[in-house]
RNA sequence: GGAGCAGACUAAAUGGCCGCUGGAAAUGAACAUUUCCGGAGGAAAGUCCGAGCACCACAGGGCAGGGUGAUCGCUAACAGCGACCGGGGGUGACCCUAGGGAAAGUGCAACAGAAAAUAUACCGCCCUAAAAAGCUCUUUUGAGCAUUUUGGUGGUAAGGGUGAAAAGGCGAGGCAAGAGCUCACCAGUCCCAAUGGUGACAUUGGGAGCUUGGCAAACCCCACCCGGUGCAAGACCAAAUAGGGAAGCGAUUGAGGGUUGCCCGCCCGAUGCUUCCGGGUAGGUCGCUUGAGGCUCCUGGCAACAGGCGUCCCAGAUGAAUGGCCAUUGCCUGAUCUUGUAUCAGGGACAAAACUCGGCUUAUGGGCUGCUCCAGCA
RNA sequence: UGGGGUGUCGUCAAGUGGUAAGACACGGGCCUUUGGAGCCCGCAUCCGGAGGUUCGAAUCCUCCCACCCCAGCCA
Numbered sequence: 001g002g003a004g005c006a007g008a009c010u011a012a013a014u015g016g017c018c019g020c021u022g023g024a025a026a027u028g029a030a031c032a033u034u035u036c037c038g039g040a041g042g043a044a045a046g047u048c049c050g051a052g053c054a055c056c057a058c059a060g061g062g063c064a065g066g067g068u069g070a071u072c073g074c075u076a077a078c079a080g081c082g083a084c085c086g087g088g089g090g091u092g093a094c095c096c097u098a099g100g101g102a103a104a105g106u107g108c109a110a111c112a113g114a115a116a117a118u119a120u121a122c123c124g125c126c127c128u129a130a131a132a133a134g135c136u137c138u139u140u141u142g143a144g145c146a147u148u149u150u151g152g153u154g155g156u157a158a159g160g161g162u163g164a165a166a167a168g169g170c171g172a173g174g175c176a177a178g179a180g181c182u183c184a185c186c187a188g189u190c191c192c193a194a195u196g197g198u199g200a201c202a203u204u205g206g207g208a209g210c211u212u213g214g215c216a217a218a219c220c221c222c223a224c225c226c227g228g229u230g231c232a233a234g235a236c237c238a239a240a241u242a243g244g245g246a247a248g249c250g251a252u253u254g255a256g257g258g259u260u261g262c263c264c265g266c267c268c269g270a271u272g273c274u275u276c277c278g279g280g281u282a283g284g285u286c287g288c289u290u291g292a293g294g295c296u297c298c299u300g301g302c303a304a305c306a307g308g309c310g311u312c313c314c315a316g317a318u319g320a321a322u323g324g325c326c327a328u329u330g331c332c333u334g335a336u337c338u339u340g341u342a343u344c345a346g347g348g349a350c351a352a353a354a355c356u357c358g359g360c361u362u363a364u365g366g367g368c369u370g371c372u373c374c375a376g377c378a
Numbered sequence: 379u380g381g382g383g384u385g386u387c388g389u390c391a392a393g394u395g396g397u398a399a400g401a402c403a404c405g406g407g408c409c410u411u412u413g414g415a416g417c418c419c420g421c422a423u424c425c426g427g428a429g430g431u432u433c434g435a436a437u438c439c440u441c442c443c444a445c446c447c448c449a450g451c452c453a
Stems, first nucleotide, its partner, number of pairs: 001374007009366002012329007020039008041350001045361002048359005053230004060264004065226005071083004085099001086097004100221002105219002107215002122160002124156003127152002130150004134145004168186002171183003187211001189208008234286004244277006256268003279452003293312003297308004331347006337340001379449007388402003396433001404420005426442005
């Protein structure tokens, strides 16, 4: 100098002027005015998970459905986080990992190939000798050879070629030819023991049958978890009237409803229910922001996190506030030459709370710290 | 704000693990004096985008993007 990896941080500051909005106080009949205090984010976003909270005459059962999946921990909880184990990738810093079960069962594997999972026999190799040809022997009938062709519910997975994948690899023995058929070494599976570890697991030693393929983000099996609906939840006040009309269903043998798909159970249910037509009104208060809350320090822990002392109150709008202009400083980019804490010009990303938290994911400007690899120079 | 759904050629669309049917439109050719009709041929490098699972993904999974629909009270 180049190329990367990881982590934490920040999202301008100060002053002046003009506004918007919540609260408190004062003046005030009301509208309003003045003063003081407060006023977006790291993602407020996507709404993908997990909770709080609220309601449902109950949170009961069965079926269906959904989710999670190594280990130990953290947490209110989680599909999150931390540490660690196994696997994979990278020269490396480091990164990724839906990571239970394929000897419970069902299923899938196009094309190619002989064969795609109870292995199989296309070529090749071997055996056989029925038929034909050939050769040898024989006087002939015939006997033999295994050279060629045809054949055999014959043997064989070493070799060939196909494929993403071909039933362990390699050497020796063995055999008619072959083959874990046998043996040595290596790889893998299972079992046992020792050592280390809380554990997943790792290392070492011994043994077994000698090898039992892939896909479960295919159905499925195993273990654990899940009632539903979301602040338009829900509570209250006010306003308004045509509490109207038609059709259908229903009367305890009960329509329909009770915010879980289906069934059962439970509850409500006749001034009933459903659909269509028509009409009115769409205002306010609460829920609403003090909360698994923020900050400093200390203690424990590798860490996630937990505990303790102190301190602070920090948006609450609803046709939806949180803004604009000027000056100085700071940051970034470009130009200039005088190469400097220089001058001039320009720029400031992604994006805007809507009940509240904990995560995840995605978008995005800027600089900082630590580390790795390569090249050059000393 | 909450809930639900859909994306395949220019348009309508089939396909739900094995390498993208079909129709209209468009382009070329034949036929015709010419046009239309008719016949033949062609037309998806990328299935909204990115990543993963798998030998293999439009299809299965995850995350994004765009678009569409529904939801007050008297009742």
This is a predicted complex of two RNAs, RNase P RNA and transfer RNA, with 453 nucleotides together. The coordinates come from a structure-prediction model, not an experiment, and the mean pLDDT is 77. It holds a member of the Rfam family "Bacterial RNase P class A". Its family is annotated with ribonuclease P activity, dimeric ribonuclease P complex and tRNA processing in the Gene Ontology. It is annotated as a ribozyme.